THF (Tetrahydrofolate) riboswitch aptamer from Propionispira arboris, 100 nucleotides, folded computationally.
């Protein structure tokens, strides 16, 4: 100094663990709004996603115990967090890995 590449807000299948609801929160639908993309940094971008509000819809328990409380199996398109696998913007300088 050429060249090539990686990595990304996140998702999805799956499997471990701890929780939460079952007295219905959650999840999923529909309407606005606001966030947020790489190791740093500069300008962008929004299918998905989160977060707020309004609405409409809606569910699966059983057994142990004298009961309650607890605890087991279950159930919920639950919720977090580990691992496997896969998908996953762009640019523009540093930096990072390969190579000449």
């Nucleotide at each position: 100094a050429g060249c090539a590449g990686a990595g990304u807000a996140a998702g999805u299948c799956g499997u471990u663990g701890u929780g939460c609801g079952u007295c219905a929160a959650g999840u999923g639908u529909c309407a606005g709004a606001u966030g947020a993309a790489c190791g740093g940094g500069g300008a962008g971008u929004u299918g998905a996603c989160a977060u707020c509000u309004g609405a409409a819809c809606g569910a699966a328990a059983a057994g142990c115990u004298a009961a309650a409380a607890g605890c087991u199996u279950g159930c919920g398109g639950u919720a977090c967090a580990g691992c496997c696998a896969c998908u996953g913007c762009a640019u523009c300088c540093c930096g990072c890995u390969g190579u000449u």

The prediction has a mean pLDDT of 75.